Predicted 3D model of an 87-nucleotide RNA (SAM riboswitch aptamer (S box leader)) from Nesterenkonia sandarakina. The sequence was found by an Rfam model in a public genome assembly. The source organism's lineage runs through Bacteria, Actinomycetota, Micrococcales, Micrococcaceae and Nesterenkonia. The prediction has a mean pLDDT of 84.
RNA sequence: UCACCAUCCAGAGCGACUGAGGGAUCUGGCCCGAAGACGUCGCAGCAACCCGGAUACGCCGGGUGCUACCGCCAGAAUCGAUGGAGG
Numbered sequence: 001u002c003a004c005c006a007u008c009c010a011g012a013g014c015g016a017c018u019g020a021g022g023g024a025u026c027u028g029g030c031c032c033g034a035a036g037a038c039g040u041c042g043c044a045g046c047a048a049c050c051c052g053g054a055u056a057c058g059c060c061g062g063g064u065g066c067u068a069c070c071g072c073c074a075g076a077a078u079c080g081a082u083g084g085a086g087g
Stems, first nucleotide, its partner, number of pairs: 001087002004084005013043005021032003025076005044067003048064006071079001
């Protein structure tokens, strides 16, 4: 990066740095943001998929992921995100 499969109304915050936009894209709304959003890092947490162990076990360890609002709402694209096994 490409296609495939599965999921996307539940769940989960503190600090530091930075400094103006952000909630994927477009349109129309709505919301977050100098009382510092978004992003990065540290620690913590949540628990979706996968790996190993255990197997009347439901737990332990690990790999990704995630931690405002129904993927914020509606429409469009057959769009976006995450995981898995592949090219």